[in-house]
RNA sequence: GGGCGACUAGCUCAGUUGGUUAGAGCGCGUCACUGAUAAUGACGAGGUGGGAGGUUCGAUUCCUCCGUCGCCCA
Numbered sequence: 001g002g003g004c005g006a007c008u009a010g011c012u013c014a015g016u017u018g019g020u021u022a023g024a025g026c027g028c029g030u031c032a033c034u035g036a037u038a039a040u041g042a043c044g045a046g047g048u049g050g051g052a053g054g055u056u057c058g059a060u061u062c063c064u065c066c067g068u069c070g071c072c073c074a
Base pairs, nucleotide, nucleotide: 001073002072003071004070005069006068007067010026011025012024013023019057028044029043030042031041032040050066051065052064053063054062
């Protein structure tokens, strides 16, 4: 330098052939339980979906550019 892939909650990841409310596990907070913890149960907070544009009535999903990381080729 060329090609491909990934980027979604604090962490690990799902999902969506574009459609009304973006989810799980762990973690965090409150409550219940306990003599007190742990475990367990209930409830809750937490995301402008890597950044910027474009297409569209509508974008996490499609397109372009940029960034970071990984793999392959040279």
Transfer RNA from a Candidatus Doudnabacteria bacterium, 74 nucleotides, folded computationally. Its mean pLDDT, the model's own confidence on a scale to 100, is 80. It matches the Rfam family "tRNA". By type it is a transfer RNA. Its family is annotated with triplet codon-amino acid adaptor activity in the Gene Ontology.